[in-house]
SAM riboswitch aptamer (S box leader) from Hyphococcus sp., 136 nucleotides, folded computationally.
RNA sequence: AACUCAUCAAGACCAGCUGAGGGAUAGGCCCGUUGAAGCUGGGGCAACCGCCGAGAAGCAAGACCUGCUUUUAGGAAAGGUGCCAAUUCCUUCGAGACGUCAAUGUUCGUUAUUUGGCCGUUUCGAGAGAUGAGUC
Numbered sequence: 001a002a003c004u005c006a007u008c009a010a011g012a013c014c015a016g017c018u019g020a021g022g023g024a025u026a027g028g029c030c031c032g033u034u035g036a037a038g039c040u041g042g043g044g045c046a047a048c049c050g051c052c053g054a055g056a057a058g059c060a061a062g063a064c065c066u067g068c069u070u071u072u073a074g075g076a077a078a079g080g081u082g083c084c085a086a087u088u089c090c091u092u093c094g095a096g097a098c099g100u101c102a103a104u105g106u107u108c109g110u111u112a113u114u115u116g117g118c119c120g121u122u123u124c125g126a127g128a129g130a131u132g133a134g135u136c
Base pairs, nucleotide, nucleotide: 002135003134004133005132006131007130008129013042014041015040016039017038021031022030023029026091027090028089043084044083045082048080049079051075052074054072055071056070057069058068059067060066088128092126093125094124095123096122097121098120099119100117101116102115103114
C1' cells in the first nucleotide's frame, strides 16, 4: 500500500521557536501578521485497544471451584494510539416519505388521479475521507 469490522451532531488550548499559509482532493464558504502550517514543552478531551471488578452464555472429566472464549452494562485514566475552529465546515449517487411547482386529467365547480422538476426538508443505503482494532 491493500482488505475486513466499528465509529464519526458530543468534547477538549496555552507558551516558546519560526514566519505565510491552512481547512484531504475540486468547487464553495471560512480561518490566518490580533500569527497559518511545522517543531518543542506543558495542559486538556474522549474511551478504540489494553486494565479493573460484576452479570449472562458456551467449552474443558466440569455439579461447585478453576481456567479459557463470547457477550452485556459499568469503573478508572498509570500504558498504546487518537483528537483539541466551524456536523467529517458544506457538497456526490440510489431508494422511500412529506411538502412545493408545473403538466395531465375528472368535474357545473371543488376535492381526489397520474407524471415530471440540474425544487426543498427528512429517513435509509452506497460512495469518498478520518481514526481505531485486526488480517495479509